Background: Glycine riboswitch aptamer from an Alphaproteobacteria bacterium, 90 nucleotides, folded computationally. The organism belongs to Alphaproteobacteria, within Bacteria. The model forms 90% of the base pairs in the Rfam consensus.
[in-house]
RNA sequence: AAGGCCGCCACGGGAGAGACCGGUGACAUCACCGGCGCCGAAGGAGCAACCGCCCCGGAAUCUCUCAGGCAAAAGGACCGUGACGGCGAC
Numbered sequence: 001a002a003g004g005c006c007g008c009c010a011c012g013g014g015a016g017a018g019a020c021c022g023g024u025g026a027c028a029u030c031a032c033c034g035g036c037g038c039c040g041a042a043g044g045a046g047c048a049a050c051c052g053c054c055c056c057g058g059a060a061u062c063u064c065u066c067a068g069g070c071a072a073a074a075g076g077a078c079c080g081u082g083a084c085g086g087c088g089a090c
Base pairs, nucleotide, nucleotide: 004087005086006085007084009082010081011080012079013078018036020035021034022033023032024031025030037070038069039068043066044064045063046062050058051057052056
């Protein structure tokens, strides 16, 4: 130096579930309040296979739905590509 790993940014892809009911405001979309029914892939929490330096700690796409979401838009775990930085690295 490289494959690679991690972080961050940009672009592309990206599912699920009521355009629900009532009231008020509003030209429509929509917003607020109340109500029931749902979704899991922002975040959060719990258990755990497993892993480690094994006292203890790290741990999910599993589970729960506090939060979030249930036309479009926005968001979106995760995947791909690229740039930047760190490690790899003496």